This is a predicted complex of two RNAs, RNase P RNA and transfer RNA, with 420 nucleotides together.
């Protein structure tokens, strides 16, 4: 000097003027008061995501939140943390030269799929091929010698044998060197991997390392259904409360009244609990107000705007609506901090 | 703001994970003296990104667009 990798700040600054939302004072007007309205002054006023609404609280409500089914939801180990499906470390498959990214329980509990190709896709197979001893078929030769019959040797490849080699595929029932066979084959043998099992030694633990023994070896998918453990009432500030105003406590219709009608915030069931001049349904009729929740920003068609001038990295995504802890996605740039890989110089 | 579904050709709609069809429409051709109708043929698509798996419209994840709900009296 290039070219990466993880993390971490800020988020355009400054002067003026004009005009904004809330609060605070002063004056003035209406007004009995509370309270509205004006005008002058001062404070203060959007984010790292304020988005998305994917999780977790906190808060509020709902006399069952209690049990059962169904349903969601995580999954290797440890710590953090109010909890999260979050955060950080680790251990282990996997990419990557590498710093680092990124996955995570189970496939012998069981049921499914794995098209096409291919002989054959899970305890399966014969397409090209290899063998053809042995038994059969042809030809030769010896031998015995009446038909014949026995031995040997060669051919071919018919019965039979093989799944080691080749193809086909995303994947094809370990790998390699050998024994062995007619040819092969874990059938055997050593040497590796994998799996099971006992044992030591580390580490809290996942799990590393060794050493013995074993049959030889039993795909892949669970973001297939499912099997294990473990967590989980439900609705959500438009939630819940107060007050105030107005109209039609109309109307028809069902069911009940304690032997229980309706109804109790996801659906069923069982339990509980509220219910009586009661409840549900239709159809019709008022209203659509204020206040509280709600604030070192607190609005409720919802405030930060326009202009002029300097600097300057030339400004990007983008504006709070109950508040918080995460995750996501969207983004001009600048600065910093640590780490990797290349080249070059000392 | 908060909460709840939902996306295939221009339309409507079919597709157990295994080749994206079928209708309507459109474009050309036949038929017919013109049109209509009728026969053929072509045309046009999974909302966009990632991930799983040999493979994804389908399964998961994220984003992006449409639609629906949220007050009171008696």
């Nucleotide at each position: 000097a290039g070219a990466g990798a993880g993390g971490g700040u800020c988020a355009g600054g400054g002067a003026g003027a004009c005009g904004u939302g809330c609060c605070c004072g002063u004056c003035c007007u209406c007004g009995g008061u509370c309270g509205a309205g004006g005008a002058c002054g001062g404070g203060u006023g959007a984010g790292g995501a304020a988005a998305g609404u994917c999780c977790g609280g906190a808060c509020u409500c709902c006399a069952c939140a209690g049990g059962g089914c169904a349903g969601g939801c995580c999954a290797c180990u440890g710590a953090g943390g109010a909890a999260a499906u979050c955060u950080c470390a680790g251990c282990g498959g996997g990419g990557g030269c590498g710093a680092c990214c990124u996955c995570g329980g189970g496939a012998a509990a069981g049921u499914g799929c794995c098209a096409c190709a291919g002989a054959g896709a899970a305890c399966a197979g014969a397409c090209c091929g290899c063998c053809g001893a042995u038994g059969g078929c042809g030809a030769g030769c010896u031998u015995c010698g009446u038909c014949g019959a026995a031995g040997c040797u060669c051919g071919a490849a018919c019965a039979g044998g093989c799944a080691a080699g080749g193809g086909u595929g995303a994947a094809a029932c370990g790998g390699c060197g050998g024994u062995g066979c007619a040819a092969g084959a874990g059938a055997c043998c050593a040497c590796c991997a994998g799996c099971g099992g006992u044992c030591c030694g580390g580490g809290c633990g996942a799990c590393c390392g060794g050493a013995c023994c074993g049959g030889c070896u039993c795909g892949g998918c669970a973001a297939a259904c499912c099997c294990u453990g473990g967590c989980c009432g439900g609705a959500g500030c438009a939630a819940g409360g107060c007050c105030g105003a107005a109209u039609a406590g109309g109307a028809a219709g069902g069911c009940g009244c304690u032997c229980g009608a309706g109804g109790g915030u996801g659906a069923c069931c069982c339990g509980c609990c509220c219910g009586a001049u009661g409840c549900c349904u239709u159809c019709g009729g008022g209203u659509a107000g204020g206040c509280c929740g709600c604030a070192c920003a607190g609005a409720u068609a919802g405030a930060u705007g326009u202009c002029u001038c300097c600097c300057c990295g030339c400004g990007a995504c983008a504006g709070a609506a109950u508040c918080c802890g995460g995750c996501u996605u969207a983004u001009c740039g600048a600065c910093c901090c640590u780490c990797u890989c290349u080249c070059g110089c000392u | 703001u908060g909460g709840g579904a939902g996306a295939u050709c221009g339309u409507c709609u079919a597709a157990u994970g295994g080749u994206a069809g079928g209708a309507c429409g459109g474009c050309a051709g036949g038929u017919u003296c013109u049109g209509g109708a009728c026969c053929u043929g072509c045309u046009a698509g999974u909302g966009g990104a990632g991930g799983u798996u040999c493979g994804a419209g389908u399964c998961c994840u994220c984003c992006u667009c449409u639609c629906c709900c949220a007050g009171c009296c008696a």
It holds a member of the Rfam family "Bacterial RNase P class A". Rfam describes the family as follows. Ribonuclease P (RNase P) is a ubiquitous endoribonuclease, found in archaea, bacteria and eukarya as well as chloroplasts and mitochondria. The family's RNA type in Rfam is ribozyme. Model confidence (mean pLDDT): 77 of 100.